Bacterial RNase P class A from Nitriliruptor sp., 411 nucleotides, folded computationally. Its mean pLDDT, the model's own confidence on a scale to 100, is 78. It matches the Rfam family "Bacterial RNase P class A". By type it is a ribozyme. The gene name in the source record is rnpB.
[in-house]
RNA sequence: GGAGCCGGCCAGGCGACCGCGCCAGCUGCCGUUCGCGGUGGCGGUGAGGAAAGUCCGGACUCCCCAGGGCAGGGUGCUGGGUAACGCCCAGGCGUGGUGACACGCGGACAGCGCCACAGAGAACAGACCGCCCGUCUCCGUCGACCCGCACCGGUGCGUGCCGCCGGUGCGGCGAGGGGCGAGCAAGGGUGAAACGGUGAGGUAAGAGCUCACCAGCACCGCGGGUGACCGCGGUGGCUAGGCAAGCCCCACCCGGAGCAAGGCCGAGCAGGGGGAGGGUGGCCCGCCCGAUCACCCCCAGGUAGGCCGCACCGAGGCGUCGGGAGACCGGCGCCCCAGAUAGAUGGUCGCCACCCGCGGCCGGGAGACCAGCCGCGGGGACAGGAUCCGGCUUACCGGCCGACUCCUCCC
Numbered sequence: 001g002g003a004g005c006c007g008g009c010c011a012g013g014c015g016a017c018c019g020c021g022c023c024a025g026c027u028g029c030c031g032u033u034c035g036c037g038g039u040g041g042c043g044g045u046g047a048g049g050a051a052a053g054u055c056c057g058g059a060c061u062c063c064c065c066a067g068g069g070c071a072g073g074g075u076g077c078u079g080g081g082u083a084a085c086g087c088c089c090a091g092g093c094g095u096g097g098u099g100a101c102a103c104g105c106g107g108a109c110a111g112c113g114c115c116a117c118a119g120a121g122a123a124c125a126g127a128c129c130g131c132c133c134g135u136c137u138c139c140g141u142c143g144a145c146c147c148g149c150a151c152c153g154g155u156g157c158g159u160g161c162c163g164c165c166g167g168u169g170c171g172g173c174g175a176g177g178g179g180c181g182a183g184c185a186a187g188g189g190u191g192a193a194a195c196g197g198u199g200a201g202g203u204a205a206g207a208g209c210u211c212a213c214c215a216g217c218a219c220c221g222c223g224g225g226u227g228a229c230c231g232c233g234g235u236g237g238c239u240a241g242g243c244a245a246g247c248c249c250c251a252c253c254c255g256g257a258g259c260a261a262g263g264c265c266g267a268g269c270a271g272g273g274g275g276a277g278g279g280u281g282g283c284c285c286g287c288c289c290g291a292u293c294a295c296c297c298c299c300a301g302g303u304a305g306g307c308c309g310c311a312c313c314g315a316g317g318c319g320u321c322g323g324g325a326g327a328c329c330g331g332c333g334c335c336c337c338a339g340a341u342a343g344a345u346g347g348u349c350g351c352c353a354c355c356c357g358c359g360g361c362c363g364g365g366a367g368a369c370c371a372g373c374c375g376c377g378g379g380g381a382c383a384g385g386a387u388c389c390g391g392c393u394u395a396c397c398g399g400c401c402g403a404c405u406c407c408u409c410c411c
Base pairs, nucleotide, nucleotide: 001407002406003405004404006402007401008400009399010398012352013351014350015349016348017347018346020046021045022044023043025042026041027040028039029038030037031036048382052393053392055391056390057389058388059387060258061257062256063255072254073253074252075251076250077091078090079089080088081087092105093104094103095102096101106249107248111247112246113243114242115241128188129187130184131183133181134180135179136178138177139176146172147171148170149169150168151167152166153165154164155163156162196214197213198212199211200210201209215239217236218235219234220233221232222231223230224229262308263307264306265305272299273298274297275296277289278288279287280286316335317334318333319332320331321330322329323328354379355378356377357376358375359374360373361372363370364369
C1' cells in the first nucleotide's frame, strides 16, 4: 500500500425569512361564576439509531385464582448477567476459512415412523459387471473372446457430427469363451449416504476369517475443570448410517386479556321511573341535598364529549470512582429530556465544513510511498413518536475511531 475481519461512534453546523405543536413565566387584549379560560408578541422546548416490523420479554391495569395433576404451548450444550427473555457475556464441542473470525448446538442403545432420484441392494441390506469352483454329447489354433478401422441397418426429437445396439468384412493379439449349479463380497458401477482404513497372513476365490498399526464406539480406572468437557491408561467386541422443524422421551418455564387496559365527570334530544324521593355505603343507623304540586317539578342510567391513566422521578440520562475476564453491578455528584388526539419538529436561500469524480500546481522522504492548495461538476440516505421500558430482526447515501488477520513493496 491492497484486500479482509471484529467492536464502538456520527447521521452535518451557523445565519436570514416564512410556517407548526406544547408550556402560560413576562406583557397586551377579550371573556369570566373572580378560581380561571382563550389569544397576539417575547421567552422556553420539540423524534431515532432504527422512532419501523409488532417478533420475543417485562412494568402497569382489569378479570380469574387453596393445593396438586392431566391436556396444551414454549425453550433447549455449560456457567453467569438480568425485572424478565427465544436477549447478552464468557467457556465447551463441531463445521467452514490460510487467517483475524463466522455459523451451529438436549436425546437416534425407550419405542414407532420416514429415507426422493439413481442403483442389484437404503437398515440387522444386496449380487448388475466382476472373481472362484464344479459340470455339459456346446463353441474355439480351420483363430473363438477381446481390441481397432470401414460399411450397412436400427435407436437416441436424429439431416450432418456424435453416442449406444446388432450384423458383415479386413487387420491386430493368441486361449479361452458360452450355458447350468454352487461360493465370495476384494475391485468396478449408483447415490447425500453402501455396514471401518492400510498392510500381512490365510483361501479355490475371498472376507475382521486371523494378526499388527491407525481411526472410531462402549465400559472401567486415574487426573484436571463449578460445569459442558478435556487428557492419560486399560478392557471389549471388530463397527455402530441419517432425520426429533414426523410422532416421541427428558429437563425447565407458562392463568387470560390488553392503554380501545382501567378509573372519574357527564350534557342536548328521544325514551324510562316518580310525585316523595335521591346521594353517601355491601347493608342498617347516621349525615347531606330536595318538591309543597302536575302543559309543573324531581330522579337515575346510557350516548356525544371531557378529565385522569400520561410525560418530572423512571429497571431514567450524563459524568466520575470502585468491583468483575466480560455481560453487568454498586457508591457519589449533576440534570429533568416530545407529549399530540387525526396527530406538531417543515420549506426556501446564503455561507462554512464533509465525501466522490476530473483537471492543474507545488511540497516531504534514501525508498516503498505520503500529504497540501486551487478550479469545475456532483452528493447527503433509511425513515418519523402515540402507555412506557429491555431485546431481536429488517431498512440505510456515506463518514470517523480502535484492535486484529492475510498478501505485497521499501529500508